[in-house]
């Protein structure tokens, strides 16, 4: 140097056809225990890598950059 692919909650990933962002797991209260675990209830945590375009509306479509991983020369 070219091509492709991914970047979303602490973490691991849904969310595909554009319409108010979600599970597990950890966190943290509460039940239940003598107490600890388990288990059962509930809360809380994100300006969807950055900046722009298109739109009446972008996590989603477009360029650009920027970090990861693959191929190829």
């Nucleotide at each position: 140097g070219c091509c492709g692919c991914c970047u979303u909650a602490g973490c691991u990933c849904a969310g595909c056809u554009g319409g108010u962002a979600g599970a597990g797991c950890a966190a943290c209260u509460c039940a239940c225990u003598u107490g600890u675990a388990a288990u059962g209830a509930g809360u809380a945590g994100g300006u969807c890598g950055u900046c722009a375009g298109u739109u009446c509306g972008a996590a989603u479509c477009u360029g650009a950059c920027a970090g990861g991983c693959g191929g190829c020369u």
Notes
The RNA shown here (transfer RNA) has 73 nucleotides and comes from a Candidatus Nomurabacteria bacterium. The sequence was found in a public genome assembly. The source organism's lineage runs through Bacteria, Bacteria candidate phyla and Candidatus Nomuraibacteriota.